[in-house]
A computed fold for a 536-nucleotide part of an RNA from Tepidibacillus decaturensis, annotated as small-subunit ribosomal RNA, 5' domain. It matches the Rfam family "Bacterial small subunit ribosomal RNA". Its mean pLDDT, the model's own confidence on a scale to 100, is 82.

Context: one part of a larger RNA
RNA sequence: GACGAACGCUGGCGGCGUGCCUAAUACAUGCAAGUCGAGCGAGGAAUUGGAAGCUUGCUUCUAAUUCCUAGCGGCGGACGGGUGAGUAACACGUGGGCAACCUGCCUGUAAGACUGGGAUAACCCCGGGAAACCGGAGCUAAUACCAGAUAAGAGAACAUCUCGCAUGAGAUGAACUAGAAAGGUGGCGCAAGCUACCACUUACAGAUGGGCCCGCGGCGCAUUAGCUAGUUGGUAGGGUAACGGCCUACCAAGGCGACGAUGCGUAGCCGACCUGAGAGGGUGAUCGGCCACACUGGGACUGAGACACGGCCCAGACUCCUACGGGAGGCAGCAGUAGGGAAUCUUCCGCAAUGGACGAAAGUCUGACGGAGCAACGCCGCGUGAGUGAUGAAGGUUUUCGGAUUGUAAAACUCUGUCAUUAGGGAAGAACAAGUAUAGGAUGAACAAGCCUGUACCUUGACGGUACCUAAGGAGGAAGCCCCGGCUAACUACGUGCCAGCAGCCGCGGUAAUACGUAGGGGGCAAGCGUUGUCC
Numbered sequence: 001g002a003c004g005a006a007c008g009c010u011g012g013c014g015g016c017g018u019g020c021c022u023a024a025u026a027c028a029u030g031c032a033a034g035u036c037g038a039g040c041g042a043g044g045a046a047u048u049g050g051a052a053g054c055u056u057g058c059u060u061c062u063a064a065u066u067c068c069u070a071g072c073g074g075c076g077g078a079c080g081g082g083u084g085a086g087u088a089a090c091a092c093g094u095g096g097g098c099a100a101c102c103u104g105c106c107u108g109u110a111a112g113a114c115u116g117g118g119a120u121a122a123c124c125c126c127g128g129g130a131a132a133c134c135g136g137a138g139c140u141a142a143u144a145c146c147a148g149a150u151a152a153g154a155g156a157a158c159a160u161c162u163c164g165c166a167u168g169a170g171a172u173g174a175a176c177u178a179g180a181a182a183g184g185u186g187g188c189g190c191a192a193g194c195u196a197c198c199a200c201u202u203a204c205a206g207a208u209g210g211g212c213c214c215g216c217g218g219c220g221c222a223u224u225a226g227c228u229a230g231u232u233g234g235u236a237g238g239g240u241a242a243c244g245g246c247c248u249a250c251c252a253a254g255g256c257g258a259c260g261a262u263g264c265g266u267a268g269c270c271g272a273c274c275u276g277a278g279a280g281g282g283u284g285a286u287c288g289g290c291c292a293c294a295c296u297g298g299g300a301c302u303g304a305g306a307c308a309c310g311g312c313c314c315a316g317a318c319u320c321c322u323a324c325g326g327g328a329g330g331c332a333g334c335a336g337u338a339g340g341g342a343a344u345c346u347u348c349c350g351c352a353a354u355g356g357a358c359g360a361a362a363g364u365c366u367g368a369c370g371g372a373g374c375a376a377c378g379c380c381g382c383g384u385g386a387g388u389g390a391u392g393a394a395g396g397u398u399u400u401c402g403g404a405u406u407g408u409a410a411a412a413c414u415c416u417g418u419c420a421u422u423a424g425g426g427a428a429g430a431a432c433a434a435g436u437a438u439a440g441g442a443u444g445a446a447c448a449a450g451c452c453u454g455u456a457c458c459u460u461g462a463c464g465g466u467a468c469c470u471a472a473g474g475a476g477g478a479a480g481c482c483c484c485g486g487c488u489a490a491c492u493a494c495g496u497g498c499c500a501g502c503a504g505c506c507g508c509g510g511u512a513a514u515a516c517g518u519a520g521g522g523g524g525c526a527a528g529c530g531u532u533g534u535c536c
C1' cells in the first nucleotide's frame, strides 16, 4: 500500500459498488420453462339467431361468433442461472492444422411439394390398486406414422481432365443401387382453381455454434527412480459426425524416463487484480472467456445438439408417505431454514426497459434481468455552521503564587440554510409492437389480400410521487477514535511502588515513572478510528 475481511469503541446524509472465503453439509415453504387452438380430434362455458316442447321462462336440438384446455402433435426444456467438488489434463492460455468432421433456428441461390394407406391417445365401457399409477375391449383426427412416384444429390466401381505438403482433393461423363415432402390462415371465385403470408422437402453455399489433432507456456516433493500389457507399433475388422488401441482378433516387442518418467501432495485455468521504479512476487472474490460438476456411482434414450441441475433407468446412502403389498424426493437456481463458523443480506416489487423461449400476431412465460430492502463491508462526495468578538470572563489544570494555559475557544452580536424535517410541484429512462388513417414498393389475373418501407393518431413505467425544483422555520437534529520514552508528530500533574500493569522492537514499573492508571494539555486521522489476519 491492498482486502469479498473479522473484532473493539463510535456513528449524520447521499451516490456507486460489494456481501457463506467455513459444511460440494442437510433442507420446511413458495416461485425459478414453458408456449402454440392460425397442426389435430374432443370436451366445456358465454352471447346471438332459428326450431320443438310446454310449466311463458325454462329445457332440448341446431347454426354462428367469442373464450378456456386435459390429450395427440410441433418448437423449446443442451440457452439463461448456480457452484468449484473433481481435474497437473490438450483442462486452460496462445499459435496453428482438419485433404479426418457435424451444425436446429437464420440468410442467399436453385428445384419441388404428386398418389395412397393403416393405426393410436383423448373419449366411452370393464377391471386392479391405500396411493403412485396400471391392464383389457371399442371409436376417432392430424403439420403424428407408413407405402409408392418423381430427382438434384449420395454410394461403390469405371473413363477423362486439373491440382496438391503425404494419405490424396476437385470437376465432367454414362450406366447401376437405395432414397423427399404437410399443411394452416387470409383474399378472389358458383365451382374447379388461382393467389399472399407462414410452415414443409431436397441440394449447393454462407453465417453462427461446436468436435478432433498438434507446437509452445504456466505448482511442490528425488527423504518419490524406475514406470508400462491395450502397454508401443503393424494388419484386418467394428464403431463414430470424424482421425485414432476408441474397441476386437491376430502379429511383432516395443513405448516413457535425471531435458525428472512414475508416485505422492496441492490446485479449476485465463483476461485480469494487489504490490513494485521495474524485473519480479502474490492472488484468481465481483465482471468477462473457457472447463468441470448437479445427493453418490454407473448407464443409455430422445434429439441438430445431452450421456441432460429443476428428463429417464439401475445401484447406494439419507429423508418422507403407506392400508406393509408398494411408492415419492434431490436449492452447487431466487428468497429462506437448521448446522458449521470470527463472519456474509429480503421467504420484497415488476416484466416498464434489455435479453431469451414459443406464437402469424395480440400475447404468455422468464427469481435471466431491471429495481427496491438490509449491512460504514469498500470507494467517492457532503455536512456537523460562517463572520465579528479580550474584561484575555467564569470554570478546569498548573504554579517559583507573580503568573501561565485551556483561548477567539465560549458568551454576546451579525449572518447563512448545504444535509435532515415539513409542505407543494414533479421527470428522463418509451423505442416499439398491435390498432386506425394514409403514401410508396415488389408479388399478384386482380381495383382482393396479405407482405415490405414511411408518416400521423392512439397506447405502454416496477423503480416512484423517487430523482430534481420551489417554499418554510430555526444553529436548531449530526464527532468520534487512537496516540504523546526512542523508532514517530505530540508533556505536565497526581495515584501506584518489580505491585497493578504496558509492550510492534528496544524495553518501562523496586517512592519524584513524559513508557502503568487517571486528569489537564497536545499530536494524528475523521464518520470513522484502532486491533487482528493475509499478500507485496
Stems, first nucleotide, its partner, number of pairs: 001535003005532005012382006018375002020340001025338003029335003034075003039072002042069013082293003092217007101210002106206007114148004123138001125136004154177002158173006183198006219265003226256003231253008268290004272283004295316005318329004346372001348371003354368001355366004385415004395406004419477001421472005429463001435457007443449001480525005485506003491520005501508002